[in-house]
RNA sequence: GCCUAUGUAGCUCAGUGGUAGAGCACUUCAUUGGUAAUGAAGAGGUCGUGAGUUCGAUUCUCAUCAUCGGCUCCA
Numbered sequence: 001g002c003c004u005a006u007g008u009a010g011c012u013c014a015g016u017g018g019u020a021g022a023g024c025a026c027u028u029c030a031u032u033g034g035u036a037a038u039g040a041a042g043a044g045g046u047c048g049u050g051a052g053u054u055c056g057a058u059u060c061u062c063a064u065c066a067u068c069g070g071c072u073c074c075a
Base pairs, nucleotide, nucleotide: 001071002070003069005067006066007065010024011023012022013021018055026042027041028040029039030038048064049063050062051061052060
């Protein structure tokens, strides 16, 4: 340099052109003599970035950035 995949909550990951979700973690409450466990409620997101298409884009297209993997060149 070329090709592919991935990028969504603190972490691990779903998801779909029409209101963004789960588990764990976190906060509060209940329960206990006190913890743990359990139950209930809550908070937490520019869907990597920029543009395009569209009535509407996290989703489709293009560019770009980062990471993983593969190939090539030089040493």
Record summary:
Predicted 3D model of a 75-nucleotide RNA (transfer RNA) from a Cytophagales bacterium. The prediction has a mean pLDDT of 80. NCBI's taxonomy places the organism under Bacteria, Pseudomonadati, Bacteroidota, Cytophagia, Cytophagales. Its Rfam family is "tRNA". By type it is a transfer RNA.